[in-house]
RNA sequence: GCCCGAGUGGCGGAAUUGGUAGACGCGCACGACUCAAAAUCGUGUUCCUCUGGAGUGAGAGUUCAAUUCUCUCCUCGGGCA
Numbered sequence: 001g002c003c004c005g006a007g008u009g010g011c012g013g014a015a016u017u018g019g020u021a022g023a024c025g026c027g028c029a030c031g032a033c034u035c036a037a038a039a040u041c042g043u044g045u046u047c048c049u050c051u052g053g054a055g056u057g058a059g060a061g062u063u064c065a066a067u068u069c070u071c072u073c074c075u076c077g078g079g080c081a
Stems, first nucleotide, its partner, number of pairs: 001080007010026003019064001027045006046054003057073005
């Protein structure tokens, strides 16, 4: 230099012939249980300046609508030279 794959909450990881973003697990917070604790069970858990708005690596494009399609770039991994 060329080719291929990947990037989603605090972490792992789902969701794609374009249509409610974040299932499930871990962690965390609060509660129940207990003399107390562990284990277990229940509820909650993206962010912000919160009647609302933003958010799938960054920017742009197509579209009524983009995590999903197209282009450029960044980062990581693999292959070829």
Transfer RNA from a Candidatus Magasanikiibacteriota bacterium, 81 nucleotides, folded computationally.
NCBI's taxonomy places the organism under Bacteria, Bacteria candidate phyla, Candidatus Magasanikiibacteriota.
The coordinates come from a structure-prediction model, not an experiment, and the mean pLDDT is 81.
RNAcentral holds the sequence, with entries from ENA.
It matches the Rfam family "tRNA". Its family is annotated with triplet codon-amino acid adaptor activity in the Gene Ontology.
RNAcentral records the identical sequence in 2 taxa.